Transfer RNA from an Anaerolineae bacterium, 73 nucleotides, folded computationally. Its Rfam family is "tRNA". By type it is a transfer RNA. Its family is annotated with triplet codon-amino acid adaptor activity in the Gene Ontology. The coordinates come from a structure-prediction model, not an experiment, and the mean pLDDT is 82. The sequence is in RNAcentral, with records from ENA. NCBI's taxonomy places the organism under Bacteria, Bacillati, Chloroflexota, Anaerolineae.

RNA sequence: GCGCUCGUGGUGUAGCGGUUAACAUGCGGCCCUGUCAAGGCCGAGAUCGCCGGUUCAAAUCCGGUCGGGCGCG
Numbered sequence: 001g002c003g004c005u006c007g008u009g010g011u012g013u014a015g016c017g018g019u020u021a022a023c024a025u026g027c028g029g030c031c032c033u034g035u036c037a038a039g040g041c042c043g044a045g046a047u048c049g050c051c052g053g054u055u056c057a058a059a060u061c062c063g064g065u066c067g068g069g070c071g072c073g
Base pairs, nucleotide, nucleotide: 001072002071003070004069005068006067007066010025011024012023013022018056027043028042029041030040031039049065050064051063052062053061
């Protein structure tokens, strides 16, 4: 330098172009318990790496770019 792949709450992942971005774990509150843990209920937390384009509508499609990984030269 070229190709492929990944980037989504604190962490790990899901998410056929269309209703509130979902699940687990973590965090906060409440219930339960003599206390803790476990369990139950509720809640906060990501505009989806960044910029632009296509579209009535983009996490999703296209281009560029940044970062991680793999391969080739």